The prediction has a mean pLDDT of 77.
Fluoride riboswitch aptamer (crcB RNA motif) from a Bacillota bacterium, 76 nucleotides, folded computationally.
The model forms 100% of the base pairs in the Rfam consensus.
[in-house]
RNA sequence: AACCAAUACGGCGAUGGAGACCGCCGGGGCUAUGCCCGAACUGCCGGAUCAUCUGGCUAAUGACUCCUACCGGGCA
Numbered sequence: 001a002a003c004c005a006a007u008a009c010g011g012c013g014a015u016g017g018a019g020a021c022c023g024c025c026g027g028g029g030c031u032a033u034g035c036c037c038g039a040a041c042u043g044c045c046g047g048a049u050c051a052u053c054u055g056g057c058u059a060a061u062g063a064c065u066c067c068u069a070c071c072g073g074g075c076a
Stems, first nucleotide, its partner, number of pairs: 009026005016067004021062001027037004043057006
């Protein structure tokens, strides 16, 4: 110096919030205590004139628990 693993930290996992857990990304540039670019991420099915258009469907979870919103049913 490079590579790998672990830990810490930051970001992400198709609609909100929290907890612990799981997974993924964590690089580059500059006029440099800030800014810019990038990565992970941005659901499924069908049709068509198919790198786009159009029709339909599930879901507030990555999964678990709780809260909130929404929907359906029952009771008071």